The part of an RNA shown here (large-subunit ribosomal RNA, domain V) has 563 nucleotides and comes from a Candidatus Magasanikiibacteriota bacterium. The full RNA is in RNAcentral, with records from ENA and SILVA. The organism belongs to Candidatus Magasanikiibacteriota, within Bacteria. The coordinates come from a structure-prediction model, not an experiment, and the mean pLDDT is 82.

Context: one part of a larger RNA
RNA sequence: GCCGCAGCAAGACGAAAAGACCCCGUGAAGCUUUACUACAGUUUGAUAUUGGUACAUUGCUUCAUAUGUUCAGCAUAGGUGGGAGCCUUCGGGCACCAGUGAGAUACCACCCUUAUGCUGUGAUGUACCUAAUCUAUUACCAUGAAUCUGGUAAUGGAGACAGUGUCUGAUGGGUAGUUUAACUGGGGCGGUUGCCUCCCAAAAUGUAACGGAGGCGUUUACAAAGGUUGGCUUGGUCCGGAUGGAAAUCGGACUGGACGUGCAAACGCAAAAGCCAGCUUUACUGCAAGGGCUACCACCCGAGCAGUUACGAAAGUAGAAGUUAGUGAUCCGACCGUGCGAUAUAGGACGGCGGAAGCUCAUCGGAUAAAAGUUACUCCGGGGAUAACAGGCUGAUAGCGCCCAAGCGUCCACAGCGACGGCGCUGUUUGGCACCUCGAUGUCGGCUCAUCGCAUCCUGGGGGUGGAGAAGCUCCCAAGGGUUAGGCUGUUCGCCUAUUAAAGCGGUACGCGAGCUGGGUUCAGAACGUCGUGAGACAGUUCGGUCUCCUAUCUGCUGUGGC
Numbered sequence: 001g002c003c004g005c006a007g008c009a010a011g012a013c014g015a016a017a018a019g020a021c022c023c024c025g026u027g028a029a030g031c032u033u034u035a036c037u038a039c040a041g042u043u044u045g046a047u048a049u050u051g052g053u054a055c056a057u058u059g060c061u062u063c064a065u066a067u068g069u070u071c072a073g074c075a076u077a078g079g080u081g082g083g084a085g086c087c088u089u090c091g092g093g094c095a096c097c098a099g100u101g102a103g104a105u106a107c108c109a110c111c112c113u114u115a116u117g118c119u120g121u122g123a124u125g126u127a128c129c130u131a132a133u134c135u136a137u138u139a140c141c142a143u144g145a146a147u148c149u150g151g152u153a154a155u156g157g158a159g160a161c162a163g164u165g166u167c168u169g170a171u172g173g174g175u176a177g178u179u180u181a182a183c184u185g186g187g188g189c190g191g192u193u194g195c196c197u198c199c200c201a202a203a204a205u206g207u208a209a210c211g212g213a214g215g216c217g218u219u220u221a222c223a224a225a226g227g228u229u230g231g232c233u234u235g236g237u238c239c240g241g242a243u244g245g246a247a248a249u250c251g252g253a254c255u256g257g258a259c260g261u262g263c264a265a266a267c268g269c270a271a272a273a274g275c276c277a278g279c280u281u282u283a284c285u286g287c288a289a290g291g292g293c294u295a296c297c298a299c300c301c302g303a304g305c306a307g308u309u310a311c312g313a314a315a316g317u318a319g320a321a322g323u324u325a326g327u328g329a330u331c332c333g334a335c336c337g338u339g340c341g342a343u344a345u346a347g348g349a350c351g352g353c354g355g356a357a358g359c360u361c362a363u364c365g366g367a368u369a370a371a372a373g374u375u376a377c378u379c380c381g382g383g384g385a386u387a388a389c390a391g392g393c394u395g396a397u398a399g400c401g402c403c404c405a406a407g408c409g410u411c412c413a414c415a416g417c418g419a420c421g422g423c424g425c426u427g428u429u430u431g432g433c434a435c436c437u438c439g440a441u442g443u444c445g446g447c448u449c450a451u452c453g454c455a456u457c458c459u460g461g462g463g464g465u466g467g468a469g470a471a472g473c474u475c476c477c478a479a480g481g482g483u484u485a486g487g488c489u490g491u492u493c494g495c496c497u498a499u500u501a502a503a504g505c506g507g508u509a510c511g512c513g514a515g516c517u518g519g520g521u522u523c524a525g526a527a528c529g530u531c532g533u534g535a536g537a538c539a540g541u542u543c544g545g546u547c548u549c550c551u552a553u554c555u556g557c558u559g560u561g562g563c
Stems, first nucleotide, its partner, number of pairs: 001563008010555003015548001022383004027379002029375004035178005041171003045167005051129010063117004068112001075105001078111005085094003133158010181193003190210001194216006217364001218262001219321002226280007234258001235255006260269002263326001265324003284307004290301003296365001309318003332358001335355004340351002390437001391435001392433003396430001398426006407417002444519001445517003449511001450508005457482003460477006484498005525543004529538003
């Protein structure tokens, strides 16, 4: 070196199971509720089945009777029309006439107000009736049995109620279908979501972040904060001047836009865009060459033309405001206008066209008119696009070392310490990042077995000492060997007990579960406290809780044999 045999399990990110943790999906399911919307169920009223009588109240109606008072007028004049007569017992009476009054009476006709009675017809309430309907008992039949059911009959009870149908208001996790946003240095919690201004932004424009700062969801109308015409100049400092002061108003000088602009910021503004006054409504109608911006939808600027106005002597200026925020698509229904259509024709229900209004649709390019939770009972599809373990990068934090030396150390910075600061190393802490791994890299501690580093706990060799000796302190060299046994706790750690020369600190997937354990953490059961209406939840607690491959292919290692 080659080939065996018997073993061990460190590696083959060994095998097994498209990870159950975590996130994602406009995935699923179970459960909850004061999520949304329905549906059973319960209940209210109306109506049908549903009839009769009496009384009370009340509405309408037929007929009859009555009813109607200012003053004046013989007097209690309801209104209007016709009207010169009407009644009579033949005596006469009532009217006309006259008179009063706004209106005149007899007689005929119609009508009004109010009241009573009567007729008819409704409504409500109360009481009663029996024939619908319901129900009890008995007899007979179906039927051979039946305390069932149905039918027939009789008797009793209830009774137009109940029950049932239709319509309707309420209630309704009892049941069902669903919804329950995204961004995010994992997710959750928190924050944010549209628009305007500045910085970042790298001197055109544009430009991200859970980068740094602020604002907006309007306001102003005939005594404007709009238009036009005319005029004016604010602020600050200093000096001077009665009351008068830091600051009112007056004069002068200097400064130079610092004042002011409805409100944030930026940029503008003096023939002012700032301030004052006069007159006013262009805060107009129909258009628009040409541009800016821009994926689209949108948004923005606009000379000029026509009409009609305001101001101005005129030239002219004016289609709101110094500019940039002050906002919402489509659908839907309603409103105004309209030489439009309108199903044989006329009308026009409806529709079209033009206009303006109704959304914190604020998750602001707006999924619906209408929507919250929980799952440790869970499931599926995916992701190392994304967390928890381990590794990697980094090294803020941590550990260790060094520099400077104020000060402590009686004196003396440096025997021993060392503030304020500065510079490194290590990769043992807590982190940051999210790079391999989610078609699986088993996670704390213990046991067993170790191996390495040295920043050395003991043993060894030295320097200094605030080293007399002894015992120490501190620094340098040194990794050969060693580094205990118990009590408590799942503990690592730690505290305690007794020893020891000493009872070192770390790395090795916080070494080691295809070597063991399974006490802890981290499934399903159950309980307490707390939170939650609840289902349930809790780096809170508590009791319980399947550790697969007696089979090792290769690498590696141990022992042994042959050539």